Predicted 3D model of a 358-nucleotide RNA (Bacterial RNase P class A) from an Armatimonadota bacterium.
Its mean pLDDT, the model's own confidence on a scale to 100, is 77.
It matches the Rfam family "Bacterial RNase P class A". Rfam describes the family as follows. Ribonuclease P (RNase P) is a ubiquitous endoribonuclease, found in archaea, bacteria and eukarya as well as chloroplasts and mitochondria. Gene Ontology terms of the family: dimeric ribonuclease P complex, ribonuclease P activity and tRNA processing.
The sequence was found by an Rfam model in a public genome assembly.
The model forms 96% of the base pairs in the Rfam consensus.
[in-house]
RNA sequence: GGAGCAGGUCGGACGAUCGCUCUCGUCGCGUCAGCGCGGGAGAGGAAAGUCCGGACUCCGCAGGGCGGGGUGGUGGGUAACGCCCACCGAGGGCGACCUCAGGGAGAGUGCCACAGAAACAUACCGCCGCACCGCAAGCGUGCGGCAAGGGUGAAACGGUGCGGUAAGAGCGCACCGGCGGCGCGGUGACGCGCCGGCCAGGUAAACCCCACCCGGAGCAAGGCCAACUAGGGGGAGAUGAGGCGGCCCGCCGAUCCCCGGGUAGGCUGCACGAGGUCGCCGGCGACGGCGACCCCAGAGAGAUGAUCGUCGCCGUCCUCGGACGGUACAGAAUCCGGCUUAUAGACCUGCUCCCCUU
Numbered sequence: 001g002g003a004g005c006a007g008g009u010c011g012g013a014c015g016a017u018c019g020c021u022c023u024c025g026u027c028g029c030g031u032c033a034g035c036g037c038g039g040g041a042g043a044g045g046a047a048a049g050u051c052c053g054g055a056c057u058c059c060g061c062a063g064g065g066c067g068g069g070g071u072g073g074u075g076g077g078u079a080a081c082g083c084c085c086a087c088c089g090a091g092g093g094c095g096a097c098c099u100c101a102g103g104g105a106g107a108g109u110g111c112c113a114c115a116g117a118a119a120c121a122u123a124c125c126g127c128c129g130c131a132c133c134g135c136a137a138g139c140g141u142g143c144g145g146c147a148a149g150g151g152u153g154a155a156a157c158g159g160u161g162c163g164g165u166a167a168g169a170g171c172g173c174a175c176c177g178g179c180g181g182c183g184c185g186g187u188g189a190c191g192c193g194c195c196g197g198c199c200a201g202g203u204a205a206a207c208c209c210c211a212c213c214c215g216g217a218g219c220a221a222g223g224c225c226a227a228c229u230a231g232g233g234g235g236a237g238a239u240g241a242g243g244c245g246g247c248c249c250g251c252c253g254a255u256c257c258c259c260g261g262g263u264a265g266g267c268u269g270c271a272c273g274a275g276g277u278c279g280c281c282g283g284c285g286a287c288g289g290c291g292a293c294c295c296c297a298g299a300g301a302g303a304u305g306a307u308c309g310u311c312g313c314c315g316u317c318c319u320c321g322g323a324c325g326g327u328a329c330a331g332a333a334u335c336c337g338g339c340u341u342a343u344a345g346a347c348c349u350g351c352u353c354c355c356c357u358u
Base pairs, nucleotide, nucleotide: 001354002353003352004351005350006349007348008347009346010345012311013310014309015308016307017306018305020042021041022040023039024038025037027036028035029034044329048340049339051338052337053336054335055334056218057217058216059215063249064248065247066246068214069213070212071211072210073087074086075085076084077083088102089100090099091098092097103209104208108207109206110203111202112201124150125149126146127145128144129143130142131141132140158176159175160174161173162172163171177199178198179196180195181194182193183192184191185190222268223267224266225265232259233258234257235256236255242252243251275294276293277292278291279290280289281288282287312327313326314325315324316323317322
């Protein structure tokens, strides 16, 4: 100097004028509602998707079982999770690093098309031995042995090599792979070493088995107040209405269902939280503990806008002083912890590889 890998931060700022919402006030006006004045605060890293996990509310004896659903290496973190951290294994990359729907095929059932001789099983081409035909070469036939070579395929009764054999074959040997046994290390997944010729696929993101987890519905949850009409009509019900995803058991237990009519108003839930920032301590880390400081939207058809000016950043041109243009993705609605997706541009930290120079 170039090319990368991983993590993090910001994502417009300031001023003036007018305007909007909430909150507070020992201020002023007002009977009240409220109005004025003053102080303070006022969209996000994703507010998005609604994919997970919860808090909270109601049902509610949430009790049991079936069915159904979710996760899937090990150990941790967390309120919890399908998230995060660390490690193990497999694969990719020169590397920093990245990816993984990562338990089980010897519980069972399926499937492996086509090609090929054959896909829980074999002999198409072949190799060898013996006999026959033939002068011979060679071809052919019969019997026996082989699965090492070739072909087909995603995959063919472990792979490479040496020996051995009539020809061959783990038949034997060396190394490798798988499997099993023992020992050592590790909390563990697993790793290492030694021994053993034990060597008959793959697929579970197919059904399934195993381990662990899971009531339902959701702020339009729910609570209170006011008002109005028609408690008008019909049905079921202690021989059991009904108990909000399905079925069964059990339990509670008197209302429930259909048609029709009225009301859709107001208040609350509504923001102090598994909260934030900083420091110290513990931990490889996620994170936890302690201390101090802080309060950081609460709308209700839904508030933060408009105008002007000055800068910031980026791009182009250029007479080096400027000119022009642009400034991403995008708006809370019960609230948190995550994941995923979108994103102009700027900055910071650490690490890897290549080249050059000293």